RNA sequence: AGCCGGCUGGGUGGUCGCGGUCCGUCGGUCGCCUCGGCGACGGACGGGUCGAGGAAGGUCGGGACUCCGCAGGGCAGGGUGCUGGCGAGAGGCCAGUCGGGGUGACCCGCAGGAAAGUGCCACAGAGAACAGACCGCCGAUGGCGGGCCGGUCCGCCGGCUCGCACAGGCAAGGGUGAAACGGUGCGGUAAGAGCGCACCAGCGUCCGGGGCGACCCGGACGGCUCGGCAAACCCCACCCGGAGCAAGGCCAAACAGGGGAACGGAUGGCCCGUCCAACUCCCCGGGUAGGCCGCACAGAUGGAUGGCCACCGAACGGGACCCCCGCAAGGGACCCGGGAACAGAAUCCCGCCUACAGGCCGGCU
RNA sequence: GCCGGAGUAGCUCAGCUGGUAGAGCAGCUGAUUUGUAAUCAGCUGGUCGGGGGUUCGAUUCCCUUCUCCGGCU
Numbered sequence: 001a002g003c004c005g006g007c008u009g010g011g012u013g014g015u016c017g018c019g020g021u022c023c024g025u026c027g028g029u030c031g032c033c034u035c036g037g038c039g040a041c042g043g044a045c046g047g048g049u050c051g052a053g054g055a056a057g058g059u060c061g062g063g064a065c066u067c068c069g070c071a072g073g074g075c076a077g078g079g080u081g082c083u084g085g086c087g088a089g090a091g092g093c094c095a096g097u098c099g100g101g102g103u104g105a106c107c108c109g110c111a112g113g114a115a116a117g118u119g120c121c122a123c124a125g126a127g128a129a130c131a132g133a134c135c136g137c138c139g140a141u142g143g144c145g146g147g148c149c150g151g152u153c154c155g156c157c158g159g160c161u162c163g164c165a166c167a168g169g170c171a172a173g174g175g176u177g178a179a180a181c182g183g184u185g186c187g188g189u190a191a192g193a194g195c196g197c198a199c200c201a202g203c204g205u206c207c208g209g210g211g212c213g214a215c216c217c218g219g220a221c222g223g224c225u226c227g228g229c230a231a232a233c234c235c236c237a238c239c240c241g242g243a244g245c246a247a248g249g250c251c252a253a254a255c256a257g258g259g260g261a262a263c264g265g266a267u268g269g270c271c272c273g274u275c276c277a278a279c280u281c282c283c284c285g286g287g288u289a290g291g292c293c294g295c296a297c298a299g300a301u302g303g304a305u306g307g308c309c310a311c312c313g314a315a316c317g318g319g320a321c322c323c324c325c326g327c328a329a330g331g332g333a334c335c336c337g338g339g340a341a342c343a344g345a346a347u348c349c350c351g352c353c354u355a356c357a358g359g360c361c362g363g364c365u
Numbered sequence: 366g367c368c369g370g371a372g373u374a375g376c377u378c379a380g381c382u383g384g385u386a387g388a389g390c391a392g393c394u395g396a397u398u399u400g401u402a403a404u405c406a407g408c409u410g411g412u413c414g415g416g417g418g419u420u421c422g423a424u425u426c427c428c429u430u431c432u433c434c435g436g437c438u
Stems, first nucleotide, its partner, number of pairs: 001365008010312007018051009028041005053342001057353002060351005065244004077240005082096005097111001098109004112235002117233002119229003134174002136170003141167002143164009182200006201225002203222008248293004257284005264276004316337004323332003366437007375390004384421001392408005414430005
């Protein structure tokens, strides 16, 4: 100068408050009642005891719990994706393998399949995936033209050689691009090219060894040389019913509804019966307002867990002399100042992610 | 507390099977007019909310975060 892991997140006392719960005293309301007590509710005062976090946060995963439902199979949709272990489970944690980054300690990775299929690869470039030919190289072979030699039935034919770059061959080099169909060398060729060979790199098959495994090490064979993208569609394997405490359960006013009783009216001579509607009383089911539970060894109510003072206090800033160490610069001691961030539970738990002033400890480059 | 949606020019919105981001209004300049408005022609203007990743390449795909809006007693 950096890297990694763990811990901490001011302390003590006083005083004034806040919320829950328990006990006691005082007075109040209601109910029961043997008329003196008992029980319930809320109020005041006093005392005891308990009262935020590593993230309580974001609400991103996974559960517990509850209801709808019966979720067996298939389709659609969504999620996860190297290996082993831990775990109730998870896209979590630990250890490892592989790939990438860093000089290094170490860090990062949604890390199956591209040799199943489909699709995409802009611009540039000749060519972008069973590739292609702009410049370039060659022109062996065929074609055209010239020269020489030989033959000739004088039409031409054969051979050698030179040229053109017409047909054609090539992909080594130039150039484009993120990416151009292995690399170096020798042979080979008209020029070239895995065309052949040696070595190297990769891939595939087989064999041997190590590891639980992902995978690693070594050898043989095959010229096999096969681009990238699946955080594109897709394929393969595994998983997923939906909603969420404003879930849900219990009690239950008022109004409206249904039934009954008494009274009244109509029918009728009277009674029973039938019908009618207002009031009174009783009952009924559903369930609104509301209350309770769900709900907690902090805790639900628009939501408490705080303020002040004193002392101690790390980092940090400043300091003339004196004291200690030192030649000195400086350091120590001492004095003065300084005084903590992010943030706050709301059904509970396990994770992830994000925010965070500073301090302490350990290991490493 | 629980659930869902959206961030692109000054404003309102397109663009999202990846290839240099566009429209209308607004603004500026010119033409037309005696002048203004309207109209016509042209121009300017973008950290695609922030950060990271996949990819040759990201507004678009993936992760994370911020802000805003809506619904449920």
Predicted 3D model of RNase P RNA and transfer RNA as a complex of 438 nucleotides. The prediction has a mean pLDDT of 75. It holds a member of the Rfam family "Bacterial RNase P class A". From the family's description: Ribonuclease P (RNase P) is a ubiquitous endoribonuclease, found in archaea, bacteria and eukarya as well as chloroplasts and mitochondria.